[in-house]
Predicted 3D model of a 73-nucleotide RNA (Fluoride riboswitch aptamer (crcB RNA motif)) from a Desulfobacterales bacterium. The prediction has a mean pLDDT of 77. Lineage of the source: Bacteria > Pseudomonadati > Thermodesulfobacteriota > Desulfobacteria > Desulfobacterales. Of the family's consensus pairs, 100% are formed in the model. It was read from a public genome assembly, where an Rfam model found it.
RNA sequence: CAACUCGAAGGCAAUGAGGUCUGCCUGAACCGCCCGAUUGGUCUGCAUUCGGGCUGAUGACUUCUACCCCUGG
Numbered sequence: 001c002a003a004c005u006c007g008a009a010g011g012c013a014a015u016g017a018g019g020u021c022u023g024c025c026u027g028a029a030c031c032g033c034c035c036g037a038u039u040g041g042u043c044u045g046c047a048u049u050c051g052g053g054c055u056g057a058u059g060a061c062u063u064c065u066a067c068c069c070c071u072g073g
Base pairs, nucleotide, nucleotide: 009026010025011024012023013022016064017063018062019061020060021059032054033053034052035051036050037049039047040046
């Protein structure tokens, strides 16, 4: 000096916030699905990029807010 481990604190789990629980991460965790095309590599499917289409405010429960559908005043 690097790797690894531990502690504290913090962060994350496809759209916001509060509470509870779970999992993950230590500069990572995380960054949805389907179809077509492109590029790379490859051998029948992987990754990158582009276009089109679709679902959901949860990782799970609950509350609030926003959005959508139906009905009544």